[in-house]
Context: one part of a larger RNA
RNA sequence: CCCUUGUUAAGGAACUCGGCAAAAAGACUCCGUAACUUAGGGAGAAGGAGUGCCGAAAGGCCGCAGAGAAGAGUCCCAAGCGACUGUUUACCAAAAACACAGGUAUCUGCGAAGUCGGAAGACGAAGUAUAGGUGCUGACGCCUGCCCGGUGCUGGAAGGUUAAGGGGAGGGGUGAGAGCCCCGAACUUAAGCCCCAGUAAACGGCGGCCGUAACUAUAACGGUCCUAAGGUAGCGAAAUUCCUUGUCGGGUAAGUUCCGACCUGCACGAAAGGCGUAACGACUUGGGAGCUGUCUCAACAAGGGGCCCG
Numbered sequence: 001c002c003c004u005u006g007u008u009a010a011g012g013a014a015c016u017c018g019g020c021a022a023a024a025a026g027a028c029u030c031c032g033u034a035a036c037u038u039a040g041g042g043a044g045a046a047g048g049a050g051u052g053c054c055g056a057a058a059g060g061c062c063g064c065a066g067a068g069a070a071g072a073g074u075c076c077c078a079a080g081c082g083a084c085u086g087u088u089u090a091c092c093a094a095a096a097a098c099a100c101a102g103g104u105a106u107c108u109g110c111g112a113a114g115u116c117g118g119a120a121g122a123c124g125a126a127g128u129a130u131a132g133g134u135g136c137u138g139a140c141g142c143c144u145g146c147c148c149g150g151u152g153c154u155g156g157a158a159g160g161u162u163a164a165g166g167g168g169a170g171g172g173g174u175g176a177g178a179g180c181c182c183c184g185a186a187c188u189u190a191a192g193c194c195c196c197a198g199u200a201a202a203c204g205g206c207g208g209c210c211g212u213a214a215c216u217a218u219a220a221c222g223g224u225c226c227u228a229a230g231g232u233a234g235c236g237a238a239a240u241u242c243c244u245u246g247u248c249g250g251g252u253a254a255g256u257u258c259c260g261a262c263c264u265g266c267a268c269g270a271a272a273g274g275c276g277u278a279a280c281g282a283c284u285u286g287g288g289a290g291c292u293g294u295c296u297c298a299a300c301a302a303g304g305g306g307c308c309c310g
Base pairs, nucleotide, nucleotide: 001305002304003303004302005301006300007299008298010296011295014294019291027051028050029049030048031047036041038139052061053060054059062066074289075288076287077286078285079284080283081281082280086098087097102137103136104135105134106133107132108131114123115122116121140276141275142274143273145206146205147204150203151202152199153198154197155196156195159194160193161192165188166187170183171182172181173180174179207225208224209223210222211221234268235265246262247261248260249259250258
């Protein structure tokens, strides 16, 4: 000097990206427990008190110390995400990712659809639409707007186009000829495509400019261009906001973070769901109490290494 461990005056997060690490709390009995809530919960909320021995009790006894050692929740406030218990990158990621009950669309009438196989055959299923497959969404609550022009899908006994085949007008080669051979128009003829409709919890999309109110500002209102239709509700500097540390309020002595608002949404938005939400989380963010060698600022001790002498 390093590792592991222990103790520490005063202070107590000043450390640091961040309380990382450590400390603290911890059992049982009793008292007492808020918002919120899906009435189950939240709850071991929080916060207190007690704890040995003798005695039936009153009461008494011992120690510095009675859950006498060891083992045994830290807690609270607020926000984001995901409802939840689960699952995952065997060896750098455990999560807001996956799954999930629930929702919805679509396919499938049974030798089902779908899947594996060249096939036989098998799974589906010894099931039968309250079933099975696939896609999306993801408890629950309130909801889920407008656009079918493009793409996809579904439907459409008309029409157009459309291959081989059928057809054979007509033409050609050759031959003495019969014949043999070749080219070939009309017409006929499927799906598909065109066409006509439907369909967005299918793929997707959801405007611009100018003017206007008796301060100013703003524009309920008007004009105009374009579109298939011009973003409804709700939310909004957000896991989304570039400008941006936006502005205001809260919290701090001081706050690029955080919380509440505002709305000028660079570039939210309704099942690639929108907005809420009790409970839950080794998740993420901000704040507080307690507690501490994280720090001010380091010291000492023990064990194990290293190093020096022998």
Overview
The part of an RNA shown here (large-subunit ribosomal RNA, domain IV) has 310 nucleotides and comes from Caldanaerobius polysaccharolyticus DSM 13641. The full RNA is in RNAcentral, with records from SILVA. Its Rfam family is "Bacterial large subunit ribosomal RNA". Rfam links the family to the GO terms structural constituent of ribosome and ribosome.